């Protein structure tokens, strides 16, 4: 890493709008047709409100670096300082970069199932 077994949280039964379709009642010109009704249903789309643990996105110490920013020594130039050059150092610049933290694009939000970081135990 990969497979099998256990264990595994959170938040909406949200409100609109359209579709299919299933049930029931009633009517007729009854192999249908039509009208009304029912439902924590089922697609699909819009809003709003929520949730962290698929997958994604940010970070801290550390390491790395110093072409560029900055800041302190320290040398040389000069009487000295300022400047400038060179060298070293840093909590600055910049690059890596962790989670159950954070963000919420994803994804999710009655139970149930699915799905699941993780952690256990076995085998490869």
């Nucleotide at each position: 890493c990969u497979c099998a077994c256990u264990g595994g949280a959170g938040a909406g039964a949200g409100u609109c709008c359209g579709g299919a379709g299933g049930c029931g009642c009633u009517g007729c010109c009854c192999a249908g047709c039509a009208g009304c009704g029912c439902g924590a249903g089922c697609c699909g789309g819009a809003c709003c409100a929520c949730c962290g643990a698929a997958g994604g996105g940010g970070c801290a110490a550390g390491c790395c670096u110093c072409a560029c920013c900055c800041g302190c020594c320290g040398c040389g130039u000069c009487a000295c300082a300022c400047a400038c050059g060179c060298g070293g150092c840093g909590a600055g610049g910049g690059g890596u970069c962790a989670a159950u933290c954070u963000c919420u694009c994803a994804g999710g939000u009655a139970a149930a199932g699915c799905g699941g970081a993780c952690a256990g135990c076995g085998a490869g």